Source information
A computed fold for a 104-nucleotide RNA from a Bacillota bacterium, annotated as SAM riboswitch aptamer (S box leader). The organism belongs to Bacillota, within Bacteria.
[in-house]
RNA sequence: CUCUUAUCAAGACAGAUCGAGGGAACGGCCCGAUGACAUCUGGGCAACCGGCGCUUGCGUGCGGUGCCAACUCCGACGGCCCGAUCCGGGCCGGCAGAUGAGAG
Numbered sequence: 001c002u003c004u005u006a007u008c009a010a011g012a013c014a015g016a017u018c019g020a021g022g023g024a025a026c027g028g029c030c031c032g033a034u035g036a037c038a039u040c041u042g043g044g045c046a047a048c049c050g051g052c053g054c055u056u057g058c059g060u061g062c063g064g065u066g067c068c069a070a071c072u073c074c075g076a077c078g079g080c081c082c083g084a085u086c087c088g089g090g091c092c093g094g095c096a097g098a099u100g101a102g103a104g
Stems, first nucleotide, its partner, number of pairs: 001104008013042005021031003026075003043068003048064003051060004072096001077093007
């Protein structure tokens, strides 16, 4: 990097350093010099894999990941439904993405 598969409405912040962008991409909308983003330290959340325990599905949170603004921040493509003049809203699916596990 590619493929397969599961999940994505819940949850979880302080300090230090840096200094201008950041939230994947497009459009919105938002975060940001009252210092965002990133990195480091500590803390926390969760429970995917392993371990352990017990009544095979739970528990634990020991190890490996992951995560700690906003539903994956919202939309974008298709179908259905509701109200309608432009248009607005809801549900389902798809695309894309993220993370785990497995494979090449």